[in-house]
Parts: sequence; C1' cells; structure tokens
RNA sequence: GGGCCUGUAGUCUAGUGGUUAUGAUGCCACCUUCACACGGUGGAGGUCAGCGGUUCAAAUCCGCUCAGGCCCA
Repeated sequence: GGGCCUGUAGUCUAGUGGUUAUGAUGCCACCUUCACACGGUGGAGGUCAGCGGUUCAAAUCCGCUCAGGCCCA
C1' cells in the first nucleotide's frame, strides 16, 4: 500500500428499513436478615464509533473517515 471482517449502556450481547433499541452482568434504592450473602421489587445508565448521503422513515442500506482484528504484498 491492497483486500476482508468487526464497532450497540461500565462489560458482554439481541436487534437484516417502521410502534418505547433487547437481555444478562455490574451499579443505586427498597424489601428480606441480628448482620452479610442469596433471593425479590424498582431505578439510573445508550450522541447505536464519527461525518455525509438515500428514504416518508436508518442501529440496519450507500460513501468517506477513525479504531481494532485477519490475510496479501
């Protein structure tokens, strides 16, 4: 330098154009306990890597850029 893949909450992850972006784990509060753990209920936490485009509508499709991984030279 060229090709391919990946990027979604602190972490992992579902979501292949449409109604409020899903679940687990972690975190906080409450219940439970003498207390802790387990368990139960509720809550906070997301510029869907960034910018632009297509569309009535984009996490999803297209282009470029950034980051990571693999391969070729």
This is a predicted structure of a 73-nucleotide RNA (transfer RNA) from an archaeon.
The coordinates come from a structure-prediction model, not an experiment, and the mean pLDDT is 82.
The RNAcentral record of the sequence draws on ENA.
Rfam family: tRNA. Rfam classes the family as a transfer RNA.